[in-house]
């Protein structure tokens, strides 16, 4: 350097609840731990989500509208996965 321990010293913090922001997906802040060797940092590629428009489809007599899908373009998610960069310790191999 690869690699991950019934080791050490720390680290972060799911759900959910309270408070604020956001149209929303989410985000901050407390609280609170389900878990996490990068669960540190980036949205570059891919999943998913959301708001926006358009576009197809369905339909009661028709048309919107909704719900479904597809495309666009903004946006979230790094705790979805792939990459990129930085880092603690040092068993066993």
């Nucleotide at each position: 350097c690869c690699c991950g321990a019934c080791a050490a010293a720390g680290g972060c913090a799911a759900a959910c609840c309270c408070a604020c922001c956001g149209u929303g997906a989410g985000g901050u802040g407390g609280g609170g731990g389900c878990g996490c060797a990068a669960a540190g940092c980036c949205a570059c590629g891919g999943g998913u989500c959301u708001g926006c428009g358009a576009g197809a489809a369905u339909c009661a007599u028709c048309c919107c509208c909704c719900c479904u899908c597809u495309c666009g373009c903004a946006g979230a998610u790094g705790g979805c996965c792939g990459g990129g960069c930085u880092g603690c310790c040092g068993a066993a191999g």
A computed fold for a 93-nucleotide RNA from an Ardenticatenaceae bacterium, annotated as c-di-GMP-I-GGC riboswitch aptamer.
The prediction has a mean pLDDT of 88.
Its Rfam family is "c-di-GMP-I-GGC riboswitch aptamer". Gene Ontology term of the family: cyclic-di-GMP binding.
It was read from a public genome assembly, where an Rfam model found it.